[in-house]
Context: one part of a larger RNA
RNA sequence: UGACGGGGGCCCGCACAAGCGGUGGAGUAUGUGGUUUAAUUCGAAGCAACGCGAAGAACCUUACCAGGUCUUGACUUCCCUUUGAAAGCCAUAGAGAUAUGGUCCCUCUUCGGAGCAAAGGAGACAGGUGGUGCAUGGCUGUCGUCAGCUCGUGUCGUGAGAUGUUGGGUUAAGUCCCGCAACGAGCGCAACCCCUAUGCUUAGUUGCCAGCGGUUCGGCCGGGCACUCUAAGGAGACUGCCGGUGACAAACCGGAGGAAGGUGGGGAUGACGUCAAGUCAUCAUGCCCCUUAUGACCUGGGCUACACACGUACUACAAUGGCCGGUACAGAGGGCAGCUACCUAUUGAUAGGAUGCGAAUCUCGAAAGCCGGUCUCAGUUCGGAUCGGAGUCUGCAACUCGACUCCGUGAAGCUGGAUUCGCUAGUAAUCGCGCAUCAGCCAUGGCGCGGUGAAUACGUUCCCGGGCCUUGUACA
Numbered sequence: 001u002g003a004c005g006g007g008g009g010c011c012c013g014c015a016c017a018a019g020c021g022g023u024g025g026a027g028u029a030u031g032u033g034g035u036u037u038a039a040u041u042c043g044a045a046g047c048a049a050c051g052c053g054a055a056g057a058a059c060c061u062u063a064c065c066a067g068g069u070c071u072u073g074a075c076u077u078c079c080c081u082u083u084g085a086a087a088g089c090c091a092u093a094g095a096g097a098u099a100u101g102g103u104c105c106c107u108c109u110u111c112g113g114a115g116c117a118a119a120g121g122a123g124a125c126a127g128g129u130g131g132u133g134c135a136u137g138g139c140u141g142u143c144g145u146c147a148g149c150u151c152g153u154g155u156c157g158u159g160a161g162a163u164g165u166u167g168g169g170u171u172a173a174g175u176c177c178c179g180c181a182a183c184g185a186g187c188g189c190a191a192c193c194c195c196u197a198u199g200c201u202u203a204g205u206u207g208c209c210a211g212c213g214g215u216u217c218g219g220c221c222g223g224g225c226a227c228u229c230u231a232a233g234g235a236g237a238c239u240g241c242c243g244g245u246g247a248c249a250a251a252c253c254g255g256a257g258g259a260a261g262g263u264g265g266g267g268a269u270g271a272c273g274u275c276a277a278g279u280c281a282u283c284a285u286g287c288c289c290c291u292u293a294u295g296a297c298c299u300g301g302g303c304u305a306c307a308c309a310c311g312u313a314c315u316a317c318a319a320u321g322g323c324c325g326g327u328a329c330a331g332a333g334g335g336c337a338g339c340u341a342c343c344u345a346u347u348g349a350u351a352g353g354a355u356g357c358g359a360a361u362c363u364c365g366a367a368a369g370c371c372g373g374u375c376u377c378a379g380u381u382c383g384g385a386u387c388g389g390a391g392u393c394u395g396c397a398a399c400u401c402g403a404c405u406c407c408g409u410g411a412a413g414c415u416g417g418a419u420u421c422g423c424u425a426g427u428a429a430u431c432g433c434g435c436a437u438c439a440g441c442c443a444u445g446g447c448g449c450g451g452u453g454a455a456u457a458c459g460u461u462c463c464c465g466g467g468c469c470u471u472g473u474a475c476a
Stems, first nucleotide, its partner, number of pairs: 001476002003473003007470007015460002019423004026315008034306002042053002064301007073125001077124002079121006088103006106115003127290002130288003136284002138279003141275001143273001148187006154163003167178003193267004198235001200233005207225001212222003238261001241255005317416001321375007333364003338357002342353004382413001387408007429452007
């Protein structure tokens, strides 16, 4: 100087408390451990691994296993020879890779050749998801959006170092004020950026009977940019104003005006560093290793196994509910190998026709809700696992191993021990919708979007994490 303390003081955070809903019990989904296996590829490991890399494992992916094959190689560059093809297409053999045969017979030219492509050959080399993240770059997690981390000069100290950065107030903040052997400065904080909340201006192939006319009653047509909206600009909030408290300061408390008030709400933004944290399997890369194999191709299998154990979720156990009929209201996105109105068929998944739209124009489009009916507390008209049968669709192909539909079947489960998690407002809870990946999909995941919409916070003694000052130390 740090670090640590079941030392002290001050202060913060859904840290506790106060509340609301969950987890832990059940079934299923998914990840992991373990076990099994020819293989169940690899990585991730307290918080910060475990719906994580994977925003899509039937083949492919794929790195694993078995078998069948290749050896200058599937891929890059160079040389020589040969051919004018090769590829593609067709036939045969084969599980296929591949092999054989057929078809096909390159471009330019000054006719010397040049280019392109393939086959063969020799070697330089290719190749490696092989090892080392404790050799590395880059990227990332975490403490933590915590308020800290430093420097120059000066001063003090033999020196390590201190001071500044401590102190008195204050703040979300090393934020600001005052004081002070310090005076300044940098990286962080804040602001500048984006979205959102309110007017205004500009602009109307979206919106409107708002006012007029027509109407097949649909903003449908004429017409109009008033309104809604869209998207560009600009305004607005600054403790600016008033009162009080305070050191006359910073600031705090209350009020006015205002759509919004003291950082208005949300996002992006992550200082010096810590964990030899994570990643050599995104990529790059040193060194080591393999080179007729640790490289390459193919078929099939595996990554989907299953006595178990754990994590994360979904669905429930019901009446604030289930079922049936009727009826209303979003936002944000997507769409041409696409989204599909409408019509027809079907109980249905879906199919057959047909139409519009590369989309403020066409299209995909809510559910909870509301109205009426029914069920009457039961393992039930709750719950839907599991299994049987019949189908639809995608795709060479759904056996291992897809989703969906219909009929039947109807398991566990009656609110879950110790424990443990999230959340302070348009939040929790609850309800549906969309998108990426994607032929399809094991999505109950992830990322977004809107609808309905609470309760509680006395307080900081205690648990956890953190900041500042101080004290002890046999630790560095």

Small-subunit ribosomal RNA, 3' major domain from an uncultured bacterium, 476 nucleotides, folded computationally. Rfam family: Bacterial small subunit ribosomal RNA. Gene Ontology terms of the family: structural constituent of ribosome and ribosome. The prediction has a mean pLDDT of 83.